[in-house]
Molecule: SAM riboswitch aptamer (S box leader)
Organism: Pedobacter agri PB92
RNA sequence: UGCUUAUUAAGAAAGACGGAGGGAUUAGACCCAACGAAGUCUUAGCAACCUGUGCCAACAAGGUGCUACAUUCUAAUCUCAGCAGUGGCGAGAGCAGAUAAGUU
Numbered sequence: 001u002g003c004u005u006a007u008u009a010a011g012a013a014a015g016a017c018g019g020a021g022g023g024a025u026u027a028g029a030c031c032c033a034a035c036g037a038a039g040u041c042u043u044a045g046c047a048a049c050c051u052g053u054g055c056c057a058a059c060a061a062g063g064u065g066c067u068a069c070a071u072u073c074u075a076a077u078c079u080c081a082g083c084a085g086u087g088g089c090g091a092g093a094g095c096a097g098a099u100a101a102g103u104u
Stems, first nucleotide, its partner, number of pairs: 002103007013043005021032003025076004044067003048064003051060003072096001077093004082089002
């Protein structure tokens, strides 16, 4: 890097450097940003997965991870005998992304 499985509506900050973008891709008449974006470092925190304790619920915080007031900000494809009536709402599934574990 690839593959498989599970989860993805909750949770959780500040300082320093930096100096213009960022919110995965595409599109948004959406949002954040010089009252400093991305990124790096430090400390703190959260508890998704693994790990440890426990019958369980829970607890711990060792390993990854995460810390927008935004659902993965909204949508992307398909299905619906539902609501509605010309393209919407809702539900389900799927694709993609992210994270963890295993594996190659």